Model confidence (mean pLDDT): 77 of 100. This is a predicted structure of a 370-nucleotide RNA (Bacterial RNase P class A) from Marmoricola sp. Lineage of the source: Bacteria > Bacillati > Propionibacteriales > Nocardioidaceae > Marmoricola.

[in-house]
RNA sequence: UGGGCUGGCCGGGCGACCGCGGCACUUGUGUCGAGGAAGGUCCGGACUCCAAAGAGCAAGGUGGUGGGUAACGCCCACCCGGGGUAACCCGCGGGACAGUGCCACAGAGAAGAGACAGCCUCGGUUUUCGAGCUGGGGUGAUGGUGAAACGGUGGUGUAAGAGACCACCAGCGCGGCGAGUGAUCGUCGUGGCUAGGUAAACCCCACCUGGAGCAAGACCAGACAGCGUGCGCUUGAGGGCUGCUCGCCCGAGCACGCGGGUAGGUUGCUGGAGCGCGUCGGUAACGGCGUGCGUAGAUGGAUGGUCGCUAGCCGAGUCAUCGCGAGGUGGCUCGGGGAACAGGAUCCGGCCUACGAGCCAGCCCGUCCG
Numbered sequence: 001u002g003g004g005c006u007g008g009c010c011g012g013g014c015g016a017c018c019g020c021g022g023c024a025c026u027u028g029u030g031u032c033g034a035g036g037a038a039g040g041u042c043c044g045g046a047c048u049c050c051a052a053a054g055a056g057c058a059a060g061g062u063g064g065u066g067g068g069u070a071a072c073g074c075c076c077a078c079c080c081g082g083g084g085u086a087a088c089c090c091g092c093g094g095g096a097c098a099g100u101g102c103c104a105c106a107g108a109g110a111a112g113a114g115a116c117a118g119c120c121u122c123g124g125u126u127u128u129c130g131a132g133c134u135g136g137g138g139u140g141a142u143g144g145u146g147a148a149a150c151g152g153u154g155g156u157g158u159a160a161g162a163g164a165c166c167a168c169c170a171g172c173g174c175g176g177c178g179a180g181u182g183a184u185c186g187u188c189g190u191g192g193c194u195a196g197g198u199a200a201a202c203c204c205c206a207c208c209u210g211g212a213g214c215a216a217g218a219c220c221a222g223a224c225a226g227c228g229u230g231c232g233c234u235u236g237a238g239g240g241c242u243g244c245u246c247g248c249c250c251g252a253g254c255a256c257g258c259g260g261g262u263a264g265g266u267u268g269c270u271g272g273a274g275c276g277c278g279u280c281g282g283u284a285a286c287g288g289c290g291u292g293c294g295u296a297g298a299u300g301g302a303u304g305g306u307c308g309c310u311a312g313c314c315g316a317g318u319c320a321u322c323g324c325g326a327g328g329u330g331g332c333u334c335g336g337g338g339a340a341c342a343g344g345a346u347c348c349g350g351c352c353u354a355c356g357a358g359c360c361a362g363c364c365c366g367u368c369c370g
Stems, first nucleotide, its partner, number of pairs: 001366009010356001012310007020033006035341001039352002042350005047213004055245003059209005064078005079093001080091004094204002099202002101198003116143002118139009151169006170194001172191008217267004226258006238250004274293008313336010
C1' cells in the first nucleotide's frame, strides 16, 4: 500500500422563537418525554381470564452431541459433511435392510433392471471364397444416453464374456481394543463381493404442545322499559365433560332479535428473568457476590417545526516530529458538510429485515521500499 475475513463502538451537542403529552404546585412556571432496530409480528416466556373424571384418535412443532437459559426453533463449545490458497464461512444435520411411492428429458433399459448397436457361436441360404442375408442361442467386456446404468484397476479364465475366481484399493455390515461425558475418532479382525437417490414425499422413532389474548382481565356505571318471534315439555328441545368419537350425566324450558353491563369513566400501566462497573467461577454462552444508576405511559394516540453555532468527519495548504526508506503521527489555517433507516401502545428474551456523517481492534493472502 491493494484485496479480503472476523468482532465491536456510535446513531451527536448548545442556543433562540413557535408548538404537543404526562406530573407537580404558588395557574403560568418548573420538570420529564422513543430506538438500535421502538419495525416484521416469525419463535419463546411472564401476566390475565376460560377450560381441565378417564381412554383413544387426530393436528401442529422440534431433530448431530454436550452445555447455557424462565423458556425457545435462540446462544456457546465440540463432532460430522461441504466451500475457500488462507483468515474464515455454510449445513431444515434422526431413520432409505420397517413398509409404500416417486426419479423429468434423453435412452434398448431407471431399481434386485436392461440386448439398441457391438462381440461370440450354431443352423439355413447366397457367394466373386473376403463375406453378405436370415433364424436361434450366449454375453453387461466395448459404444452411445443420462444427475444417476447395480464397486474401481490389473490379472486368471472363456467361443466371447462376467466377482465366475484372484490380488490391491474404495466403501458397507458385524465384533474386539484404545481415547472421549457424548456426538465421534483411531486401530485390529472378520463377512458377503457391493448396498443408487429422495423423508422442506407418505411414513417410522424420540421429545414438546389445553384455548384465547392488555380490544386479556377487574371495578364504577347512564339516557328509556321492557318487549317480540320460533321450537319444545318423556315420541323429550336443549345442555356438560369436548377439537372429534365413545361413554356417562343433567334435563323443562331453550334459542334468536331489539333495549344496556351498551355509551362513558377508572384500573391493569410500567422496577424488571433491568442496566453499568468491579470481582470470583467457567474455554465460552452464562452464573454467584459487591457496588452504583434510575422519571414516556399517550388512547383517533404527545415527543414536532424554522433558524444560528458547533464536535466528530472529508479535502487542500503549511509547520513540527519519527523512520535508512516506501511512508507514518500531530498542530494550525481555509473550504465542504453536519446524514440515513425509522418511530412506543402490557412487559421481557431472541431471530429476521431496514439503515450510514462515521469510527476502532484483531487476523489472512499479496504488491512495493529498505